[in-house]
The prediction has a mean pLDDT of 82. Predicted 3D model of a 521-nucleotide part of an RNA (small-subunit ribosomal RNA, 5' domain) from a Candidatus Babelota bacterium.
Context: one part of a larger RNA
């Protein structure tokens, strides 16, 4: 000069568009941050209102709702944070021995049966948190049986052996079984798509005042594990393997797109977004699952809070706000699911501190304003004066005007069209049902928000500071002070005329900021 998540003095109108714990990965009250589904399942209240009543009660709506239970999917997404990690951890470029629910596309299938079980009752123990006993019930829960076009083992290649399912919801027909169909599921298997695991070349901070490391260590061979290779584990065998091209060890550090900067070539960085990693109070550990660092799931130990009836149980903010601490230093216990995107459902929807908005902060960019024209008795006051006068200074007064912002009234977009609803055609059906596809068609939904933005009304009326004036550097006097107070980025200034300390006047620079301090080129 240029930058900053910045901090601090002094001052501070307005919008707009970002950003805000860089420290203590310290502890953390209280809210809320993950839940759906009744079109998988059986069960199933109350309040409140009417009604009867022998005054004890009883029945109907409420309502097959609420609120729990089985069961499915989801919770492995989002969000956070940078301790750990110098690593295949990232980045770049390849690789082969795998796996992948949901999705799409093909392919065959979807038979017959059985035994619990929580919900609820009828009990027990407990201070609670929770735990038994007995009895009773479902299922797209659990278990066999069947059956096998792919599939998977085993083979003399003929052939032999293994494994599976689930229904639910429309709709026609029947007297009832039931049969026929849409549509959504459910089983094998194939191919994709996406996620993800694994392997390599390369490239990755700083110290040699760290020089020698290493027995699962390096290599093989037979087992074992896994979804897959592999000392990954494990039995033998062999003695190897890294290293001055820097091993081992120590020290810092998330890594990248990026971003600062600077002509570039470098240097610095690693906030904000995005991309991968690694973590969830600490160490361990493993279950479920297609998938697990399982942040708001278990279990164990540790260390801290809490609650207790002393027998015992509870908790995890490195989501969002927010309290305390720490610190120069850093926000609101706001509003809404209207968009967008996620999770569940056939849908309607239900959740959703992801988001999408508002609040605080001049923390940064941007952008407007504080008024604008005329106005010389060059006023009065201040300041300096060679006492004539000079300069503040067209500055003000005073007039003629505008009205951006702010304040008030009035009006008024975009963000929202999709789904649903209806009507048409078509596919598909035995069909006009359902259903799926086009197209039309009303109509409904907005936190923001008393929005943006437009018109209008009064009114200059509500709106400027902060450095700095010896050179380096743009801008000068006078008083005070006396090497004293003080300045100060480097030179270096103050010891009685100080343009260098303090103030006044003037002047210069930038402006809602200005300057210091810290970092980086």
């Nucleotide at each position: 000069g240029a930058a900053u998540g910045a901090a601090c003095g002094c001052u501070g109108g307005c919008g707009g568009c970002g950003u805000g714990c860089c420290u203590a990965a310290c502890a953390c009250a209280u809210g809320c941050a993950a839940g759906u589904c009744g079109a998988g399942c059986g069960a199933g209240a109350a309040a409140a209102u009417c009604c009867c009543u022998u005054c004890g009660g009883g029945g109907a709506u409420g309502a097959g709702u609420a609120g729990a239970g089985c069961g499915g999917c989801g919770a492995a997404c989002u969000g956070g944070u940078g301790a750990g990690u110098a690593a295949c951890a990232c980045g770049c470029a390849g690789g082969a021995a795998u796996u992948u629910a949901c999705c799409u596309u093909u392919c065959a299938g979807u038979g017959a049966a059985g035994a619990a079980u929580a919900c609820c009752g009828u009990u027990g123990a407990g201070a609670a948190a929770u735990c038994g006993a007995c009895g009773u019930u479902a299922a797209u829960g659990c278990u066999g049986c069947a059956u096998a076009c792919g599939u998977c083992c085993c083979u003399c290649c003929g052939g032999g052996g293994a494994g599976a399912a689930a229904g639910a919801u429309g709709g026609c027909c029947u007297c009832u079984u039931u049969g026929c169909u849409g549509u959504c599921g459910c089983u094998g298997a194939a191919a994709g798509a996406u996620g993800a695991g694994c392997c390599u070349g390369u490239g990755c901070a700083c110290u040699a005042u760290u020089a020698g490391u290493u027995a699962g260590u390096u290599g093989g061979u037979g087992g074992g594990g896994u979804a897959a290779u592999g000392g990954c584990c494990u039995a033998c065998c062999a003695a190897g393997a890294c290293g001055a091209u820097g091993a081992u060890a120590g020290u810092u550090a998330g890594c990248c797109g990026a971003c600062c900067u600077g002509a570039g070539a470098g240097g610095g960085u690693g906030a904000u977004c995005g991309g991968c990693c690694a973590c969830a109070u600490u160490g361990g550990g493993a279950c479920u699952g297609a998938g697990a660092u399982a942040c708001g799931g278990c279990c164990c130990a540790g260390a801290c809070u809490c609650c207790u009836a002393c027998g015992g149980g509870a908790g995890g903010c490195a989501g969002c706000a927010g309290u305390g601490a720490g610190g120069a230093a850093u926000u609101u216990u706001g509003c809404g699911c209207a968009a967008u995107g996620g999770a569940c459902g056939a849908a309607a929807g239900u959740c959703u501190g992801a988001c999408g908005c508002a609040g605080c902060g001049a923390c940064g960019c941007c952008g407007c304003g504080u008024g604008a024209g005329g106005g010389a008795u060059g006023a009065a006051g201040g300041c300096c004066u060679u006492c004539g006068g000079g300069u503040u200074g067209u500055a003000a007064a005073c007039u003629u005007c505008u009205g951006u912002u702010a304040a008030g009234u009035g009006g008024g977009a975009a963000g929202a069209a999709a789904g649903g609803c209806c009507c048409a055609u078509c596919u598909g059906u035995a069909a006009u049902a359902u259903a799926g596809a086009u197209g039309g068609g009303a109509g409904a939904u907005g936190a923001c928000g008393u929005u943006a933005c437009c018109a209008u009304u009064a009114a200059a009326g509500a709106a400027a500071g902060c450095a700095c004036c010896g050179g380096c550097u743009a801008a000068c006097u006078u008083c005070g002070u006396g090497c004293c107070a003080g300045c100060a980025g480097c030179c270096g200034c103050g010891g009685u005329a100080a343009u260098a300390c303090g103030a006044g006047g003037g002047g210069u620079g930038c402006a809602a900021g200005c300057g210091u301090u810290a970092u980086u080129c």

Lineage of the source: Bacteria > Bacteria candidate phyla > Candidatus Babelota. Rfam family: Bacterial small subunit ribosomal RNA. Its family is annotated with structural constituent of ribosome and ribosome in the Gene Ontology.